[in-house]
RNA sequence: CGGGAUAUAGCUCAGCCUGGUAGAGCGCUUGCUUCGGGAGCAAGAGGUCAUGGGUCCGAAUCCCGUUAUCCCGA
Numbered sequence: 001c002g003g004g005a006u007a008u009a010g011c012u013c014a015g016c017c018u019g020g021u022a023g024a025g026c027g028c029u030u031g032c033u034u035c036g037g038g039a040g041c042a043a044g045a046g047g048u049c050a051u052g053g054g055u056c057c058g059a060a061u062c063c064c065g066u067u068a069u070c071c072c073g074a
Base pairs, nucleotide, nucleotide: 001073002072003071004070005069006068007067010026011025012024013023020057028044029043030042031041032040050066051065052064053063054062
């Protein structure tokens, strides 16, 4: 320098191809239960979807640029 992959909740990931209110498990908080803890049950909080633009009535999703990490080639 060229090509490719990945970036979504505190953690691990799905959702993207096929645009339509952002989800799961674990974790966290509160309550019930218990002498207490754990387990179990119920409820809740938590994300400008890496970033800047574009298209569209509508973008995590489509298009262009950038950044970070990893892989391949030179």